[in-house]
RNA sequence: AUCGAGAGAGGCUGAGGGAACCGGCCCGUUGAAGCCUCGGCAACCUGUCCGCUGCGAGCGUCGCUCGCAGAGGGCAUAGGUGCCAAUCCCGGCCGAGCUUCGGCUCGGAUGGAU
Numbered sequence: 001a002u003c004g005a006g007a008g009a010g011g012c013u014g015a016g017g018g019a020a021c022c023g024g025c026c027c028g029u030u031g032a033a034g035c036c037u038c039g040g041c042a043a044c045c046u047g048u049c050c051g052c053u054g055c056g057a058g059c060g061u062c063g064c065u066c067g068c069a070g071a072g073g074g075c076a077u078a079g080g081u082g083c084c085a086a087u088c089c090c091g092g093c094c095g096a097g098c099u100u101c102g103g104c105u106c107g108g109a110u111g112g113a114u
Stems, first nucleotide, its partner, number of pairs: 001114003008038005016027003021092004039084003046076005052070008088111001093108006
């Protein structure tokens, strides 16, 4: 910084899983988790291109060129990492608004992942 997008088949195995606690909801014997193979997706690093902004230099006369830096976008991509149900599955804490007082919506925080 991002987290409402994207991307799964096969084999082994056999009962759990969705990070942890609580509540909900959901996935799972039509095969969970784990391991292996193959495949895919995205991001970062990298290269390149595009326009924008800032600074500097030159030409020249109100613009052009060059260099550097910044954020953004397009394309490509060796390697590494991550990911390939559901918004990080949803809520928990705080604030604002609404409320039939049960809650609902929005924003933020905390935690987490990359």
Source information
SAM riboswitch aptamer (S box leader) from a soil metagenome, 114 nucleotides, folded computationally. Of the family's consensus pairs, 91% are formed in the model. The sequence is in RNAcentral, with records from MGnify. Its mean pLDDT, the model's own confidence on a scale to 100, is 76.